């Protein structure tokens, strides 16, 4: 370097729900919490979902979200 996640350590993140708050939702912060995560770090100028305020007669539409859906992208241990 490159390939893997069966055992060890060493930390690590942190669903659902509740409570507060910010959003038109979607959703997002903090808090408590512990379903799971070997990238459950980073990217939302690939691709998929989810909202649909505002536009639109109306079907519908992202400049709005989601990285715990795929993907890129950089890493920590151990083993080969």
């Nucleotide at each position: 370097c490159u390939a893997u996640a069966u055992a060890a350590a060493a930390g690590g993140c942190a669903a659902a729900a509740u409570u507060g708050u910010u959003g038109a939702a979607a959703a997002g912060c903090a808090a408590u919490g512990a379903c799971g995560c070997a990238a459950a770090g980073c990217c939302a100028a690939g691709g998929g979902c989810c909202u649909a305020a505002g536009g639109a007669a109306a079907a519908c539409u992202a400049a709005g979200g989601u990285a715990g859906c795929c993907g890129g992208u950089u890493a920590c241990u151990a083993u080969a």

Description:
A computed fold for an 80-nucleotide RNA from Aquibacillus halophilus, annotated as c-di-GMP-I riboswitch aptamer. Its mean pLDDT, the model's own confidence on a scale to 100, is 85. Lineage of the source: Bacteria > Bacillati > Bacilli > Bacillaceae > Aquibacillus.